[in-house]
Context: one part of a larger RNA
RNA sequence: UGACGGGGGCCCGCACAAGCGGUGGAGCAUGUGGUUUAAUUCGACGCAACGCGAAGAACCUUACCCAGGUUGGACAUGCACGUAGUAGAAAGGUGAAAGCCUAACGAGGUAGCAAUACCAGCGUGCUCAGGUGCUGCAUGGCUGUCGUCAGCUCGUGCCGUGAGGUGUUGGGUUAAGUCCCGCAACGAGCGCAACCCCUGCUUUCAGUUGCUACCGGAUCACGCCGAGCACUCUGAAAGGACUGCCCAGGAUAACGGGGAGGAAGGUGGGGAUGACGUCAAGUCAGCAUGGCCUUUAUGCCUGGGGCCACACACGUGCUACAAUGGCCGGUACAAAGCGCUGCAAACCUGCAAGGGGGAGCCAAUCGCAAAAAACCGGCCUCAGUUCAGAUUGAGGUCUGCAACUCGACCUCAUGAAGGCGGAAUCGCUAGUAAUCGCGGAUCAGCACGCCGCGGUGAAUACGUUCCCGGGCCUUGUACA
Numbered sequence: 001u002g003a004c005g006g007g008g009g010c011c012c013g014c015a016c017a018a019g020c021g022g023u024g025g026a027g028c029a030u031g032u033g034g035u036u037u038a039a040u041u042c043g044a045c046g047c048a049a050c051g052c053g054a055a056g057a058a059c060c061u062u063a064c065c066c067a068g069g070u071u072g073g074a075c076a077u078g079c080a081c082g083u084a085g086u087a088g089a090a091a092g093g094u095g096a097a098a099g100c101c102u103a104a105c106g107a108g109g110u111a112g113c114a115a116u117a118c119c120a121g122c123g124u125g126c127u128c129a130g131g132u133g134c135u136g137c138a139u140g141g142c143u144g145u146c147g148u149c150a151g152c153u154c155g156u157g158c159c160g161u162g163a164g165g166u167g168u169u170g171g172g173u174u175a176a177g178u179c180c181c182g183c184a185a186c187g188a189g190c191g192c193a194a195c196c197c198c199u200g201c202u203u204u205c206a207g208u209u210g211c212u213a214c215c216g217g218a219u220c221a222c223g224c225c226g227a228g229c230a231c232u233c234u235g236a237a238a239g240g241a242c243u244g245c246c247c248a249g250g251a252u253a254a255c256g257g258g259g260a261g262g263a264a265g266g267u268g269g270g271g272a273u274g275a276c277g278u279c280a281a282g283u284c285a286g287c288a289u290g291g292c293c294u295u296u297a298u299g300c301c302u303g304g305g306g307c308c309a310c311a312c313a314c315g316u317g318c319u320a321c322a323a324u325g326g327c328c329g330g331u332a333c334a335a336a337g338c339g340c341u342g343c344a345a346a347c348c349u350g351c352a353a354g355g356g357g358g359a360g361c362c363a364a365u366c367g368c369a370a371a372a373a374a375c376c377g378g379c380c381u382c383a384g385u386u387c388a389g390a391u392u393g394a395g396g397u398c399u400g401c402a403a404c405u406c407g408a409c410c411u412c413a414u415g416a417a418g419g420c421g422g423a424a425u426c427g428c429u430a431g432u433a434a435u436c437g438c439g440g441a442u443c444a445g446c447a448c449g450c451c452g453c454g455g456u457g458a459a460u461a462c463g464u465u466c467c468c469g470g471g472c473c474u475u476g477u478a479c480a
Base pairs, nucleotide, nucleotide: 001480002479003477004476005475007474008473009472010471011470012469013468015464016463019428020427021426022425023424026319027318028317029316030315031314032313033312034310035309042053043052064305065304066303067302068301069300070299073128078126079125080124081123082122083121088105091102092101093100094099108119109118110117111116130294131293133292134291135290139288140287141283142282143281144279146277151190152189153188154187155186156185157166158165159164170181171180172179196271197270198269199268201239202238203237204236205235206234207233210229211228212227215226216225217224242265245259246258247257249255321421325380326379327378328377329376330375337368338367339366342361343360347356348355349354387418392413393412394411395410396409397408398407434456435455436454437453438452439451440450
C1' cells in the first nucleotide's frame, strides 16, 4: 500500500422485509451428468456451464462409428519433362453410392501465309496442398463477469531516508469522485452526466396506397365513386422541462420539501453506451495465428448407422390438477412484422389436416389474417368428472430422392400420472408482475426454445436488525 475480520461508523441494490406469481411433487419437451454403445462427435462446469455454441441433426449438416473407394489429392501457386484422337463425352459393364473399367463421337485460345511455337487441358516428378489433429497455460480478435458499480489515474508542487502519501481525506449533498464549502495543494485525463435512438404533448410542411367532417352520385350494404386534406394516421422539421417561477428550510451555498402552471417535473419512461482492472474466466470448433503432430493418412469421396440410446440424477420450460373453470353457439377490439424458386383471396371439395383453384400483390393499395383472453346466451354441479391430456391402436394429410431407426399435423378410438407439491429455492416495484394471443429469424419440412409485438391488468414496500453483493472512512493482522 492492499487483501481479509463471525471489528466499528456511514450509505446503496427486488439484498432482506411487505406482497403477487412460480420452481422443488405429476406427465411431457429440452439441455446436462451418469450409464450403455461400433459410435452415442466436440466444447461450455458455482454465481458468470446445463432450451448454452446450435436463429432448425431424417440424407446433407457432421466434426463420430462401420463398410466401400481414393492418393499430388475436393481446393491454391510455381518449376521441369512428356503428351493429339488430347480436353470433353452419349452409351455400356460393375456397384448401395462414390469409384473403377470400356468407349462411339470429338474440340479450343494467342502469334503466324504456313510450317511451327506458346497457352489451356492431361500425365510424371518436385516446391507443396489438406487436417473441426494438440496446446485458449504461447497468441490476435471477440465475449462473459464483478457492474451502469462510482470509481481508476496523471502532471507540477508539497511531505516522507524509502515503499509511498497528499490531491481523491473532512462538513453537507447527489442516482453519481454529482455539486457546494473547507483544506499544501493547484490543475488535468479515463469513467458519471449530456450530446444519439424510441416513446409521451403541440405546431408547421406534405396528402397517396392513408383518412372522411361538409357537398354530390350510386348501392341490400361498404370511402364504393366524384370531391376534400378538417380529423385520424403516416414521416420530416421545429417547439417543449431548465429546479425556469412562488413559499418556507439550509452556511446567504450546493441541495432537499411543498405549490403553481403544464401533455409531461425535478434523470418524465425505455434503449444504446460498460473506466483502470479482476477471474492464466471462455473460445485454436467462427475466423486469424506461433509451436508441435500427421501426410497411400489424423487428408479426401461415398452408402448406411450414430449425435434421438435409458436402471437413474440435476437444470430450464410447457401442460395440468379445475367452476375466477370446461365445452358449444354468437358478437367485438390490436400492434409489430413478413411475402416473387414468395404471400395467396373468392369459390368448389373433404369431419379435419389438407386438396382443387388461381383473382390480386414487388405491396400504407393485394395477401398471410382468425387476434386471443374479453362480452352475450346455453349446458356441465364438485365427480379422477363434460377436469386433465400422457400412452397406445387404427386410418389419413403435407414436405422431401427418401419420414424404419428419426418429421410435423389431422380424424376416430384409448384414456395414464396428477387432489396445488418436503427440505429448500426463483422472478418481479407499474403499464411492472400475472394472464391472453400475434409476428419474425433459422427453415424443403419441423419450437413448449429464442427475438420482438400488442390486449387485459394487480398487490405491496413499516423499515434497514438480520441473509447476499457492493461503495466510502476507520481499526486489528503473525497474510501478500
Predicted 3D model of a 480-nucleotide part of an RNA (small-subunit ribosomal RNA, 3' major domain) from Nitrospira sp. The prediction has a mean pLDDT of 85. The sequence was found in a public genome assembly.